[in-house]
Context: one part of a larger RNA
RNA sequence: GGACGAACGUUGGCGGCAUGUCUAAGGCAUGCAAGUCGAGGGAUCGGCCCCGCUUUUCUUCGGAAAUAUGGGGUACGGACCGGCAAACGGGAGAGUAACACAUUGGUAACCUACCUUCGAGUCGGGGAUAGCUCAUCGAAAGAUGGAUUAAUACCCGAUAGUCAUGAGGGGACGCAAGUCAUUCUCAUGUAAAGUUUUUCGCUCGAAGAGGGGCCUAUGGCUGAUUAGUUAGUUGGUGGGGUAAAGGCCUACCAAGACUUCGAUCAGUAUCGGGCGUGAGAGCGUGACCCGACCCACUGGGACUGAGACACGGCCCAGACUCCUACGGGAGGCUGCAGUCAAGAAUAUUCCGCAAUGCACGAAAGUGUGACGGAGCAAUGCCGCGUGCAGGAAGACGCCUUUCGGGGUGUAAACUGCUUUUAUAUGGGAAGAAUUUGUGACGGUACCAUAUGAAUAAGAGGUUGCUAACUCUGUGCCAGCAGCAGCGGUAAUACAGAGACCUCAAACGUUGUCC
Numbered sequence: 001g002g003a004c005g006a007a008c009g010u011u012g013g014c015g016g017c018a019u020g021u022c023u024a025a026g027g028c029a030u031g032c033a034a035g036u037c038g039a040g041g042g043a044u045c046g047g048c049c050c051c052g053c054u055u056u057u058c059u060u061c062g063g064a065a066a067u068a069u070g071g072g073g074u075a076c077g078g079a080c081c082g083g084c085a086a087a088c089g090g091g092a093g094a095g096u097a098a099c100a101c102a103u104u105g106g107u108a109a110c111c112u113a114c115c116u117u118c119g120a121g122u123c124g125g126g127g128a129u130a131g132c133u134c135a136u137c138g139a140a141a142g143a144u145g146g147a148u149u150a151a152u153a154c155c156c157g158a159u160a161g162u163c164a165u166g167a168g169g170g171g172a173c174g175c176a177a178g179u180c181a182u183u184c185u186c187a188u189g190u191a192a193a194g195u196u197u198u199u200c201g202c203u204c205g206a207a208g209a210g211g212g213g214c215c216u217a218u219g220g221c222u223g224a225u226u227a228g229u230u231a232g233u234u235g236g237u238g239g240g241g242u243a244a245a246g247g248c249c250u251a252c253c254a255a256g257a258c259u260u261c262g263a264u265c266a267g268u269a270u271c272g273g274g275c276g277u278g279a280g281a282g283c284g285u286g287a288c289c290c291g292a293c294c295c296a297c298u299g300g301g302a303c304u305g306a307g308a309c310a311c312g313g314c315c316c317a318g319a320c321u322c323c324u325a326c327g328g329g330a331g332g333c334u335g336c337a338g339u340c341a342a343g344a345a346u347a348u349u350c351c352g353c354a355a356u357g358c359a360c361g362a363a364a365g366u367g368u369g370a371c372g373g374a375g376c377a378a379u380g381c382c383g384c385g386u387g388c389a390g391g392a393a394g395a396c397g398c399c400u401u402u403c404g405g406g407g408u409g410u411a412a413a414c415u416g417c418u419u420u421u422a423u424a425u426g427g428g429a430a431g432a433a434u435u436u437g438u439g440a441c442g443g444u445a446c447c448a449u450a451u452g453a454a455u456a457a458g459a460g461g462u463u464g465c466u467a468a469c470u471c472u473g474u475g476c477c478a479g480c481a482g483c484a485g486c487g488g489u490a491a492u493a494c495a496g497a498g499a500c501c502u503c504a505a506a507c508g509u510u511g512u513c514c
Base pairs, nucleotide, nucleotide: 001514002513003512004511006510007509008508009507010506013384014383015382016381017380018379019377020376021342026340027339028338030337031336032335035084036083037082040081041080045077046076047074048073049072050071051070052069055066056065057064058063091295093293101219102218103217105215106214107213110212111211112210115208116207117206118205119204120203121202122201123157124156125155126154133146134145135144136143137142163189164188165187166186167185168184169183171180172179173178194200221267222266223265228258229257230256233255234254235253236252237251238250239249240248270292271291272290273289274285275284276283277282297318298317299316300315301314320331321330322329323328348374350373351372352371356370357368358367359366360365387417388416389415390414397408398407399406400405422451423450424449425448426447427446431441458503459502460501461500462499463484464483465482469498470497471496472495473494479486480485
């Protein structure tokens, strides 16, 4: 000198764009953050519609309104079965020195819902169950039993192969073991769901795209005041397990494997793209944004599923908090706001699904604290303004003086002008993709008119480094200070005043990095 997710002090006019708990991965009141589909399904209650009928009131005798009740319809509300989604999106960096990450290859050792393309099919039958209803238990959370009902829920059978498993024959390579292209034959096994006539679906098989699992090599912290470490340990065989290779697991056999090119142990730490600085080499760093990993009160476990060992799912244990009729139950903000605590320190319990995207749906649409916006903070960067011109050998005041004067100083006053900004009034978007309709932001941005210099300057410094000097007070005191140092009676270094210097809506101080 540059930089910052900064803090503190003094000061503070506006706008645009960013950023904003770095500490206690400490505890959390409240609300919201994952739903959707009636074109899969049945039915009750409520709503709505239609029809019949009872009664009452009014009547222009046509009818109208209200009311009790019966039947039919509707899928609007709240539940239930079923499908898809909930494994994404959002947050945090505790753990991790590791195939976690980055780069390079491999998978002939693998998986893949939704989407796209191609081939083939969608036949017959059955028993339940939730809901509802009845009953019982319980303070509640909830639970148990009886009866009854539907489906794109579940089950059985048929049919099928470029599917799976097993057996056999042939081909290529190979001494062989075997591997490969996948070909042929046989046996066994497993499918389906309707709805509507527009279609949307469902099942089997093949391929693609995108996504993921696993493996290899290389790379990136500190300590030797850590020198030896390791028994599923290293390898093999049989078996198990997985989508898949493998001590991944298990039985047996062998005795290996790693290590001064630093094993093991200990400490610290998410990693990369990047970011800061620097001429570069490098050094430091990993906030915001993007990719990967990992976590979800702490520890463990599996279930469902194409995908989880699952932040707002389940089970067990623990700590904590809450409810309780004391028998027993409920909860998890490291989602968005907000609260307490901690701290030098970090925001609103806001608006909207209008846009972009995601989930579901045939669609209309619904949901979405993702997202789009607004609010708060000079936290940062950038831009604008606080007026412009004229105006005295030069007012007042203040400072200084050798008392003559000098400085502040064209500065002010005063005259003329302008209106960025401010205030008021009027007009008023784009962002909408689409013919119509649809805008949270927002009556915002922007435009026009009017008013009037009107609403807007400070901070630090002035001995040298280092741009800028005098007076008064003080008297090694009070104090200053980044370093050298200053102050003991003429202090340009302390304090006040005037003048001056530098930056400027900021200016200084502190901390950290280069």